[in-house]
A computed fold for a 689-nucleotide part of an RNA from a Bacteroidales bacterium, annotated as large-subunit ribosomal RNA, domain II. Its Rfam family is "Bacterial large subunit ribosomal RNA".

Context: one part of a larger RNA
RNA sequence: GCCUACGAGUUGCGUCUCACCAGCGAGGUUAAGAUCUUCAGGAUCGGAGCCGAAGCGAAAGCGAGUCAUAAAAGGGCGCUUAGUUGGUGGGAGCAGACGCGAAACCUAGUGAUCUACCCUUGACCAGGUUGAAGUUGCCGUAACAGGCAAUGGAGGACCGAACUAGUAUCCGUUGAAAAGGAUUUGGAUGAGUUGAGGGUAGGAGUGAAAGGCCAAUCAAACUGGGAGAUAGCUCGUACUUCCCGAAAUGUCUUUAGGGACAGCCUCGUAACAGAUUGCAUGAGGUAGAGCUACUGAUAGGACGAGAGGGCUUCAUCGCCUGUCGACUCCUGACAAACUCCGAAUGCGUGCAAUUGAUUUACGGGAGUGAGUCGUUGGGUGCUAAUGUCCAGCGGCGAGAGGGGAACAGCCCAGACCAACAACUAAGGCCCUCAAAGGUGUGUUAAGUUAAUAGAACGAUGUGCGGUAGCAUAGACAGCUAGGAUGUUAGCUCGGAAGCAGCUAAACAUUUAAAGAGUGCGUAACAGCUCACUAGUCGAGCGACUGUGCGUGGAGGAUGAUCGGGUAUAAAACACACUGCCGAAGUUAUGGUUUGUCAUAGAGAUAUGACAGAGGUAGGGAAGCAUUGCCGACAGCGUUGAAGGCUAUACGUGAGUAUGGCUGGAGCGUCGGGAAAAGAAGAUGUAGGC
Numbered sequence: 001g002c003c004u005a006c007g008a009g010u011u012g013c014g015u016c017u018c019a020c021c022a023g024c025g026a027g028g029u030u031a032a033g034a035u036c037u038u039c040a041g042g043a044u045c046g047g048a049g050c051c052g053a054a055g056c057g058a059a060a061g062c063g064a065g066u067c068a069u070a071a072a073a074g075g076g077c078g079c080u081u082a083g084u085u086g087g088u089g090g091g092a093g094c095a096g097a098c099g100c101g102a103a104a105c106c107u108a109g110u111g112a113u114c115u116a117c118c119c120u121u122g123a124c125c126a127g128g129u130u131g132a133a134g135u136u137g138c139c140g141u142a143a144c145a146g147g148c149a150a151u152g153g154a155g156g157a158c159c160g161a162a163c164u165a166g167u168a169u170c171c172g173u174u175g176a177a178a179a180g181g182a183u184u185u186g187g188a189u190g191a192g193u194u195g196a197g198g199g200u201a202g203g204a205g206u207g208a209a210a211g212g213c214c215a216a217u218c219a220a221a222c223u224g225g226g227a228g229a230u231a232g233c234u235c236g237u238a239c240u241u242c243c244c245g246a247a248a249u250g251u252c253u254u255u256a257g258g259g260a261c262a263g264c265c266u267c268g269u270a271a272c273a274g275a276u277u278g279c280a281u282g283a284g285g286u287a288g289a290g291c292u293a294c295u296g297a298u299a300g301g302a303c304g305a306g307a308g309g310g311c312u313u314c315a316u317c318g319c320c321u322g323u324c325g326a327c328u329c330c331u332g333a334c335a336a337a338c339u340c341c342g343a344a345u346g347c348g349u350g351c352a353a354u355u356g357a358u359u360u361a362c363g364g365g366a367g368u369g370a371g372u373c374g375u376u377g378g379g380u381g382c383u384a385a386u387g388u389c390c391a392g393c394g395g396c397g398a399g400a401g402g403g404g405a406a407c408a409g410c411c412c413a414g415a416c417c418a419a420c421a422a423c424u425a426a427g428g429c430c431c432u433c434a435a436a437g438g439u440g441u442g443u444u445a446a447g448u449u450a451a452u453a454g455a456a457c458g459a460u461g462u463g464c465g466g467u468a469g470c471a472u473a474g475a476c477a478g479c480u481a482g483g484a485u486g487u488u489a490g491c492u493c494g495g496a497a498g499c500a501g502c503u504a505a506a507c508a509u510u511u512a513a514a515g516a517g518u519g520c521g522u523a524a525c526a527g528c529u530c531a532c533u534a535g536u537c538g539a540g541c542g543a544c545u546g547u548g549c550g551u552g553g554a555g556g557a558u559g560a561u562c563g564g565g566u567a568u569a570a571a572a573c574a575c576a577c578u579g580c581c582g583a584a585g586u587u588a589u590g591g592u593u594u595g596u597c598a599u600a601g602a603g604a605u606a607u608g609a610c611a612g613a614g615g616u617a618g619g620g621a622a623g624c625a626u627u628g629c630c631g632a633c634a635g636c637g638u639u640g641a642a643g644g645c646u647a648u649a650c651g652u653g654a655g656u657a658u659g660g661c662u663g664g665a666g667c668g669u670c671g672g673g674a675a676a677a678g679a680a681g682a683u684g685u686a687g688g689c
Stems, first nucleotide, its partner, number of pairs: 001689006011095003015092010027051003033045004055062002065077003098236002101233001105226006116200009125190001127159003130155001134151006163187003168183004202218001205213002239623006249262005263368002265365007273358001274355009288341001289339002295335002299331004306324002308321004371396010401412003416591003421587003427581003430565003436578001438577006449567002457552002461549007469541002478536005484509003490502002515530001519528002592613009624678001626675002629672005635667002643662008
């Protein structure tokens, strides 16, 4: 992991509530018990008791009223009838209360054959080394002390087996072993090791102390019991079909992954509403806008009260200002907590039209109370986030199908069933891949692009426009020539001559034209050049600006790519047009089923019309199967029951029937009634493989 069996909403109650069914009804009903008896889920007594028929008030009390009050006023709760007993079912309460699951707590016992420490009594420690005290001899001392040599044999002494420990590494890790093996290592006369007997017990022991050890169990052992402890937590919870179908919000919560009430779902009963559009009429302060309309903020200017500074004076007066600056005025302009203003939507009410149960109330049953993405309006954040918090709408959740390469939340579209029919949506029509190598006019040369996404800034890329100019009286570009004189302008300066710098002014002359000079250059000149002009040439030229497509800017971590192949008058981009493909959408054909209405019928039901049949949690309805029991079939069965394997038929399905093979003794159908009543899941339990 699979197979087989077992495995989870049950049972009880003088409890409560609701629905349905039945009896009786202003009443309903017996309990314990008793009697009878054909001895059965029987009959008859038994009225104790309970519920109802009257309420109000704290109560006295009053009473269809009563309470409060001064109240004959208003108000609260009542009255103008329907209950009760039993059965079945839905739900609640109390009980273990759908099942399994703690860690723990308490109580009574069992444990020191493991291990910790202690007591008693025994046992054990190869061999080698070192050589303390003491003693003896000699020397030495006044005597001691001291020295030397022997002797001696001390030590939590040294080396190292047994023994004991467990340092390091490797192996082992479903092991040979629920702690081992190999090599290595510490101690090895000691606080040593060890045998036997005995002692200390669970909030207790023992501990050279690690929360260690106390029988493979220890921050409180093990066994029985309280006990089915409790578990707002996790997991699981078993047949079918049909109808409807949520929520992830608000308030409160020692509350936040739990609840209560409300909201949203369903079923029943009752009522007659509801929705949309139009018109009319209301409330409102958002978007916008505005601010000499307030509060605040605010740029520039005018005016300039006042302040600061300077001068003056004994003081006052007075004068001045490269400073600040109120009020007022002009121009510009800001605000969620500003408003002189002010929409659109939305909301309330009335009338009309359309629609037709979509609405509301009461009662039974819930689930939900972790949401999430997109878009619009906002807060927060960085106008960051698959961020976070609100509001409106749509989706997913609980929604399949088509598109988007793939992809809950995007685009299209809501799946009753069947089939090799048709038309469309989004999106597509070169191949992959169904359908156009479609038509017309342009653009792009960058493989730009064909998904998204590239900026500031830069550039004679290129298409289409606009504005003002120059040009056959010859433009633009090129070439040839000129580009002068007063003058080296004045000043400055060592020098300054067009060209270091300063000042003034752009002067005048000759001219076709030529600046008191555009840039190189010189120490200063010189020299080269430009503006400007003539000639030559012969047709367009440059400047500015708007816009389309492209270009540089362009850097990321495993190998690239538009999904891929590939594509250039396109299979790219822009505009316009035609056709086609394309879904579980729509239509056509056949069928099932639900609700409402109509017709027929006593009804069951039948026929027709219309509207439906995605669905998690959840509500409601109708059924199938299993095992006992009662009644019927005076059912079936060795001429073969149940069970098993298999095939066929029927049924929307759970399933049912029949045939064949196997099996070898019991079993069914119909009508009831009752449950130990349905398994794929619970790291489910047991067995097997």
NCBI's taxonomy places the organism under Bacteria, Pseudomonadati, Bacteroidota, Bacteroidia, Bacteroidales.
RNAcentral holds the full RNA, with entries from ENA.